[in-house]
FMN riboswitch aptamer (RFN element) from Lactobacillus sp. Sy-1, 146 nucleotides, folded computationally.
The source organism's lineage runs through Bacteria, Bacillati, Bacillota, Bacilli and Lactobacillus.
This record gives sequence, C1' cells and structure tokens, in this order.
RNA sequence: CAUAUUCUUCGGGGCAGGGUGAAAUUCCCGACCGACGGUGAUAGGCAGUGAAUGUCUAAAGUCCGUGACCUAGUUAGGGUUCCUAGCUAGUUGACUCAGUGCAAAUCUGAGACCGACAGUGAUAGUCUGGAUGGGAGAAGAAUUUA
Repeated sequence: CAUAUUCUUCGGGGCAGGGUGAAAUUCCCGACCGACGGUGAUAGGCAGUGAAUGUCUAAAGUCCGUGACCUAGUUAGGGUUCCUAGCUAGUUGACUCAGUGCAAAUCUGAGACCGACAGUGAUAGUCUGGAUGGGAGAAGAAUUUA
C1' cells in the first nucleotide's frame, strides 16, 4: 500500500413579501433549495530557482451512475385475506442558446426546466407524517492474509 472481515462515528436543503378567498407556506405574482460516487479546459495551496512537472483540496440539481419512496417475485418468521425482515428484479425528474477555444455535457454570460408517497379547512420540491426510520456513501479503528 492492497484485499477480506468486524466494529465505531458521521451521513439533506428550501416560500421572504404580496393577491384572491370562509378557508391556501397547497391556487396566483413572487421568493427559495439542490443528497452520494464518478468525470472535469476551472480555482486555490504546497513542492520545484523559473518553466515543465508532481501532489493535495474544492468544483455539474438537469453528463454517467447510486440512494430514499413505490411495485412485483422470492425466502424466513409471526398474532396469517395481513404484517415484519432479508434478497432479486422493475419503476423513479429536468438544458438550451451565445461566447471563448484545437476541443465545452462541466468554464463565462443569458434564458429555461425539474423535484416520491400519504395527509390537509383549498391542488404542496419548500408545511405535517411514516422518519429518534432507511440510505447511496464518507472518515476512522481492530484483526487476518499476501
């Protein structure tokens, strides 16, 4: 340094202001938000006399994937038209134009677009709830082998 196993900790943000109305953070005007891994023509730090170069950190909501919710199958258990847990599969949203340039899906500028389920005095990305849950994954520790 790598592999495997186990354990610990961590692991999501957001309607200001206004209109209508009996009633809306749900409608309308407007405002606000952007999980995790990867990629990276960017930025910064460090090393290098300078350059080359090396290295570390940050960097995409709409590029490639992942996760929560939901559905089906299956296995096990139970208090058995159902419930719980595991596994497998499926489902699950959105971008263009201009500029620069050898090169733009990531840079710069402009405009646009997207957002589970259940609930509600009125339709919810933002309120309440399942959830003091789950979770992609991140960091660290121990042990084993080479």